Context: one part of a larger RNA
RNA sequence: UUGGGUUUAAAGAGUGCGUAGGUGGUUUAUUAAGUCAGUGGUGAAAUCCUACAGCUCAACUGUAGAACUGCCAUUGAUACUGGUAAACUUGAGUUUGGCUGAGGUAAGCGGAAUUUAUGAUGUAGCGGUGAAAUGCAUAGAUAUCAUAAGGAACACCAAUAGCGUAGGCAGCUUACUAGACCAAUACUGACACUGAGGCACGAAAGCGUGGGUAGCGAACAGGAUUAGAUACCCUGGUAGUCCACGCCGUAAACGAUGCUCACUCGAUGUUAGCGAUAUACUGUUAGCGUCCAAGCUAAAGCGUUAAGUGAGCCACCUGGGUAGUACGCCGGCAACGGUGAAACUC
Numbered sequence: 001u002u003g004g005g006u007u008u009a010a011a012g013a014g015u016g017c018g019u020a021g022g023u024g025g026u027u028u029a030u031u032a033a034g035u036c037a038g039u040g041g042u043g044a045a046a047u048c049c050u051a052c053a054g055c056u057c058a059a060c061u062g063u064a065g066a067a068c069u070g071c072c073a074u075u076g077a078u079a080c081u082g083g084u085a086a087a088c089u090u091g092a093g094u095u096u097g098g099c100u101g102a103g104g105u106a107a108g109c110g111g112a113a114u115u116u117a118u119g120a121u122g123u124a125g126c127g128g129u130g131a132a133a134u135g136c137a138u139a140g141a142u143a144u145c146a147u148a149a150g151g152a153a154c155a156c157c158a159a160u161a162g163c164g165u166a167g168g169c170a171g172c173u174u175a176c177u178a179g180a181c182c183a184a185u186a187c188u189g190a191c192a193c194u195g196a197g198g199c200a201c202g203a204a205a206g207c208g209u210g211g212g213u214a215g216c217g218a219a220c221a222g223g224a225u226u227a228g229a230u231a232c233c234c235u236g237g238u239a240g241u242c243c244a245c246g247c248c249g250u251a252a253a254c255g256a257u258g259c260u261c262a263c264u265c266g267a268u269g270u271u272a273g274c275g276a277u278a279u280a281c282u283g284u285u286a287g288c289g290u291c292c293a294a295g296c297u298a299a300a301g302c303g304u305u306a307a308g309u310g311a312g313c314c315a316c317c318u319g320g321g322u323a324g325u326a327c328g329c330c331g332g333c334a335a336c337g338g339u340g341a342a343a344c345u346c
Stems, first nucleotide, its partner, number of pairs: 004317003007300002012314001014201004021194003025088007033081002035077008049065006091191001092188003095184004100179001103177007110154001115149007125136002162169002206247006215241002220236004258313006266291010295302002319346003328339004
């Protein structure tokens, strides 16, 4: 390479948009590039294969044939693919009317709680643990009440629910803004699918500059525990967590399951529409779940939200370790990220 694979054995890129490329709906006409058939030329010899022959056989050699699956030219065929022209509406998109949600961005507002400060009441403990101690407290703590400040997060509702491409999104209100879905018919007329490179987004931690800092809390300090205890437990506590702007670009970024399309029994719950209703229920579309037929699978299991049956395109895998390391290159302020071996060894 061929072949075979990628939920869990190695293997689906974190997600999207999209360039090249690959693939592509229905009908008619035309063309004849691919495709198919015929003919001609060429395809050196040797080799290979077949038959016969020559060395006593064989290897070896000779003669003949076949073959050389290819290329070129030419004459035809026209189903399929391609090109050209014309048309179509079911794919795709637009339109109208509804409806829906923690989708996004910005601003404003709210209450509960923690902490702190001040004042009041009040007196000897509080706190913490398995038990303690460090710690706080007669300079009046803890407890209770009032007032104030400030930061962060939004109990109940809350769901097995909803929205978003993924990351993710939850107090309330307003403004701006994106989308899905449903129903209807009008319009465009294949405008589609996938997508190497590329571009954008991308939790947490981390980094830069400037703010902010209530609670929590790496590091650090102390107290315990212990043989030791650089831990688990306790008392404190700095970065950080928060905001603005700019980087980083990684996660068990998981459904460990790429995207699109078609097909293949049912049951049941639920969300958003639409339709018919007798207000019991029921049909249909799009989601979110559970259980199962066929089928698949090494099994666990999957099963119209496929891991079933097929088609198109992309990404990736090829024994373990060495190693996601070294070197080089690219990116980054750095941390580090991307790409990514080999010797050797089993």
The part of an RNA shown here (small-subunit ribosomal RNA, central domain) has 346 nucleotides and comes from uncultured Marinoscillum sp. It matches the Rfam family "Bacterial small subunit ribosomal RNA". The source organism's lineage runs through Bacteria, Bacteroidota, Cytophagia, Reichenbachiellaceae and Marinoscillum.